This is a predicted structure of a 73-nucleotide RNA (transfer RNA) from a Candidatus Woesearchaeota archaeon. The source organism's lineage runs through Archaea, Nanobdellati and Candidatus Woesearchaeota. It matches the Rfam family "tRNA". Its family is annotated with triplet codon-amino acid adaptor activity in the Gene Ontology. It is annotated as a transfer RNA. RNAcentral holds the sequence, with entries from ENA. Its mean pLDDT, the model's own confidence on a scale to 100, is 81.
RNA sequence: GCCUCCGUAGCAUAGUAGCUAUUGCGCUUGCCUUGUAAGCAGGAGGUCGAGGGUGCAACUCCCUCCGGAGGCU
Numbered sequence: 001g002c003c004u005c006c007g008u009a010g011c012a013u014a015g016u017a018g019c020u021a022u023u024g025c026g027c028u029u030g031c032c033u034u035g036u037a038a039g040c041a042g043g044a045g046g047u048c049g050a051g052g053g054u055g056c057a058a059c060u061c062c063c064u065c066c067g068g069a070g071g072c073u
Stems, first nucleotide, its partner, number of pairs: 001072007010025003027043005049065005
């Protein structure tokens, strides 16, 4: 230098034939308990790496860039 893949909540992850973003752990509130843990029922938390484009509409398609992994030279 070229090619491929990846980037989604604090952590890990699903979702890419375009139509209000999923689950687990964690956090938090209540119940239960003498108390804690466990259990049960709720809740908060995401500019979907950044910018631009197409389109009625983009995590999803296109372009550029940033970061990470692998391969070739």